[in-house]
RNA sequence: CAGAUAUAAGGGCAAACCCGUUGAAAAGCGGGGACGCAAAGCCAGGGGUCUAAGGUCUGCGGACUAUGAUAGCCGGUUGCCACA
Numbered sequence: 001c002a003g004a005u006a007u008a009a010g011g012g013c014a015a016a017c018c019c020g021u022u023g024a025a026a027a028g029c030g031g032g033g034a035c036g037c038a039a040a041g042c043c044a045g046g047g048g049u050c051u052a053a054g055g056u057c058u059g060c061g062g063a064c065u066a067u068g069a070u071a072g073c074c075g076g077u078u079g080c081c082a083c084a
Stems, first nucleotide, its partner, number of pairs: 005084001012037002017032006035072001041077003046074002048070003054065004
């Protein structure tokens, strides 16, 4: 210096659920709340998943569709402290 594993201190984030709010919805944001997280920081020009307002088709039942959403699904990328 690089990699793997374990651990200390100081901190960080915040699932479900509840309230408010935005949205057609998925979901986002604010407050409360902690299931968890060593990248639960960042990226939605890669893959997956969710939604289907609008659009297309229709046998009028519905089907398909992202330009919407998700980074706490995978992936990409940057990176803090201690030193057994």

Background
The RNA shown here (c-di-GMP-I riboswitch aptamer) has 84 nucleotides and comes from bacterium 1XD42-54. Its Rfam family is "c-di-GMP-I riboswitch aptamer". About the family: GEMM was predicted in a large-scale screen for bacterial structured RNA regulatory elements. The sequence is in RNAcentral, with records from Rfam. Model confidence (mean pLDDT): 83 of 100.